[in-house]
A computed fold for an 85-nucleotide RNA from an uncultured Bacillales bacterium, annotated as transfer RNA. It was read from a public genome assembly. The prediction has a mean pLDDT of 81. It matches the Rfam family "tRNA".
RNA sequence: GCCCAGGUGGCGAAACAGGUAGACGCACAGGACUUAAAAUCCUGCGGACUAACACUCCGUACCGGUUCGAUUCCGGUCCCGGGCA
Repeated sequence: GCCCAGGUGGCGAAACAGGUAGACGCACAGGACUUAAAAUCCUGCGGACUAACACUCCGUACCGGUUCGAUUCCGGUCCCGGGCA
C1' cells in the first nucleotide's frame, strides 16, 4: 500500500429484507431472606431538562448524504484485529 471483519450502557453482547435502540449476561445501588454474611429472589441502573419525579428532547466511533424515517443503505475520516504484498 491493497483486501476482509469490527467500533452499540461501566463491561461483554443482541437488534442487519430501513420502522419503539439497548434484549440477555456481568458489575453496581436499594430492598427481601439470614444472628450476620454468602447464595437466592425483587426493583432500579445512558445524557440533558427538574429540588426530585413525570413529560419532552438527545444518544449506536466521527463528519456528511439518501429517506417520512438510518445501529442498518451510500461517501469520507479515525481507531482496533486479521490476511496479502